[in-house]
Context: one part of a larger RNA
RNA sequence: UGACGGGGGCCCGCACAAGCGGUGGAGCAUGUGGUUUAAUUCGACGCAACGCGAAGAACCUUACCUGGGCUUGAACUGCUGUGGACCGGUUCAGAGAUGAACCUUUCCCGCAAGGGACUGCAGUAGAGGUGCUGCAUGGCUGUCGUCAGCUCGUGUCGUGAGAUGUUGGGUUAAGUCCCGCAACGAGCGCAACCCUCAUCCUUAGUUGCUCGUCCGCAAGGAAAGCACCCUAAGGGAACUGCCGGUGAUAAACCGGAGGAAGGUGGGGAUGACGUCAAGUCAUCAUGGCCUUUAUGUCCAGGGCUACACACGUGCUACAAUGGCCGGUACAAAGCGUCGCGAACCCGCGAGGGGGAGCUAAUCGCACAAAGCCGGCCUCAGUUCGGAUUGUAGUCUGCAACUCGACUGCAUGAAGCUGGAAUCGCUAGUAAUCGCGUAUCAGAACGAUGCGGUGAAUACGUUCCCGGGCCUUGUACA
Numbered sequence: 001u002g003a004c005g006g007g008g009g010c011c012c013g014c015a016c017a018a019g020c021g022g023u024g025g026a027g028c029a030u031g032u033g034g035u036u037u038a039a040u041u042c043g044a045c046g047c048a049a050c051g052c053g054a055a056g057a058a059c060c061u062u063a064c065c066u067g068g069g070c071u072u073g074a075a076c077u078g079c080u081g082u083g084g085a086c087c088g089g090u091u092c093a094g095a096g097a098u099g100a101a102c103c104u105u106u107c108c109c110g111c112a113a114g115g116g117a118c119u120g121c122a123g124u125a126g127a128g129g130u131g132c133u134g135c136a137u138g139g140c141u142g143u144c145g146u147c148a149g150c151u152c153g154u155g156u157c158g159u160g161a162g163a164u165g166u167u168g169g170g171u172u173a174a175g176u177c178c179c180g181c182a183a184c185g186a187g188c189g190c191a192a193c194c195c196u197c198a199u200c201c202u203u204a205g206u207u208g209c210u211c212g213u214c215c216g217c218a219a220g221g222a223a224a225g226c227a228c229c230c231u232a233a234g235g236g237a238a239c240u241g242c243c244g245g246u247g248a249u250a251a252a253c254c255g256g257a258g259g260a261a262g263g264u265g266g267g268g269a270u271g272a273c274g275u276c277a278a279g280u281c282a283u284c285a286u287g288g289c290c291u292u293u294a295u296g297u298c299c300a301g302g303g304c305u306a307c308a309c310a311c312g313u314g315c316u317a318c319a320a321u322g323g324c325c326g327g328u329a330c331a332a333a334g335c336g337u338c339g340c341g342a343a344c345c346c347g348c349g350a351g352g353g354g355g356a357g358c359u360a361a362u363c364g365c366a367c368a369a370a371g372c373c374g375g376c377c378u379c380a381g382u383u384c385g386g387a388u389u390g391u392a393g394u395c396u397g398c399a400a401c402u403c404g405a406c407u408g409c410a411u412g413a414a415g416c417u418g419g420a421a422u423c424g425c426u427a428g429u430a431a432u433c434g435c436g437u438a439u440c441a442g443a444a445c446g447a448u449g450c451g452g453u454g455a456a457u458a459c460g461u462u463c464c465c466g467g468g469c470c471u472u473g474u475a476c477a
Base pairs, nucleotide, nucleotide: 001477002476003474004473005472007471008470009469010468011467012466013465015461016460019425020424021423022422023421026316027315028314029313030312031311032310033309034307035306042053043052064302065301066300067299068298069297070296076126077125078124079123080122081121082120083119084118088103089102090101091100092099093098107116108115109114128291129290131289132288133287137285138284139280140279141278142276144274149188150187151186152185153184154183155164156163157162168179169178170177194268195267196266197265199236200235201234202233203232204231205230208226209225210224213222214221215220239262242256243255244254245253246252318418322377323376324375325374326373327372328371334365335364336363339358340357344353345352346351384415389410390409391408392407393406394405395404431453432452433451434450435449436448437447
C1' cells in the first nucleotide's frame, strides 16, 4: 500500500421488511446429470452452465456410429507430361457413392510451327483436418456493475516503499456540486450530446382523414377540401427558470405557481482502470504439436429423439372472479412477388378447389383475446382437468417407420393449491389477455417485439445478501 475481520462509523441496491404473483407437489414440453448404446457428436458447470452455443437434428444440417467407396483427393493454387472441346442426354448394374455402354457436341488466334481459354488423365509441390492445447494467442463475450470509481503531470512531504491531490464539513443518482485545505491542474469514467415516447407549431395531403353535397335500398362510390386524425421532416418547449421556506449570504433540499411534462420527465443505446490463467482453437483468425490409402473425403442407413432415476427452466391445470354455448365491441407493431393470397364453392374440421387484388398508408395475412349481453352447469374428480391410447384423416416434403405439425371421433390418467426451501416485481410496473416477427419446405409451451385490461405495498434500515467511502486490528501478500 492492499486484502481480510462472526471490528467500528456513514451510505446505497426489490438486499431485507410491507405487498402481489410464482417455483418446489401433478401431467406434459425443453435443457442437463446419470445410465444405456455400435453411436447416443462436441462445448458450457455457484452467482456469471442447465428453453445455453442451437433465430428451429426426418434426409441435408452432422461434427457421432455401422457398412460400401476414393487417395493430388469434395473445394483451391502452381509446375511437368499427355489427351480432348466443355456442357447436355439415354440405358444397364448398384442402397447410393460409383462403374460400364451409347447418343449429341468437336472451341479461339495462326499459312505452319506453335500459343491461349475450358476440361480429362498421370506425376509432383502444396492441400485437407469441427484432430489436441482458450494454461501459447488475436478477436469477441460474460461478470463484479451503469457500481462511482481508476489514474496522471508538476509541486510538496517522507531515507524509502509511498503519501498528498482523491482526506475533511455539507450535498447529490453520481469523485455531482459548494466550502475548506500543500496543493494546483488534467485524463478515462458520471452527466450531457444520440434514438424513442409524452405537448405544441411549421411544411406536406395520397394510398391517410371528412363539416357538408351528389349517386345508391344498403354496402359503398363520385366530386370537393386538408380544418381535424394520422403520417414524417424540421423546429419550439424544462433550465431548479419563477415564488416562499430551510441552509453557511454556498451547493443544495422542501413546498408552491404556471405547464402536456418538474427537478435525471419515462424507456433505450452507451459498460472506466481492472478482476475471475472466467468462456470460446467447434463462428473466424492463429503459434506449437499430431495426422496424410487417413484423425482427410464421397455415399446409404442409423444416431444426436434411448430411459429404473435426479435437477434446472417453462406450459397446462387442480375450477364458479370458473367451464361451455349463442350474440356483440375495441388494438398496436410487423410481414408478404421463389410471396401474402380475398370473394365464392366443397369439407364437422385440419384443409381443398378457386384465383381477384397487391412490389403494399391502396391488396392480403387478419375474426384480436380477455371484455360486454343472454343462457346452461351448482361444488362433484364434475359440463373441472386434459395426459395417454385406439382409429379415420389433412398438410409440408424425393421421403413423416425409427422421428413432423395439425384435425375429427372415441378414450378420459395424475391433479382438490403443493414439505423443507426458494424466485420475480415499486407503475402503465406485477398479474392477466391475445397479436406479430426471426429462424424456417414443414416443425415453439422457447426467443424477441407489440398492444388490451390493470393492481397491492414500501413503517423503516435492527437483521440476511451484494456494493461504495472513512477508520481500526492483523503472526496474510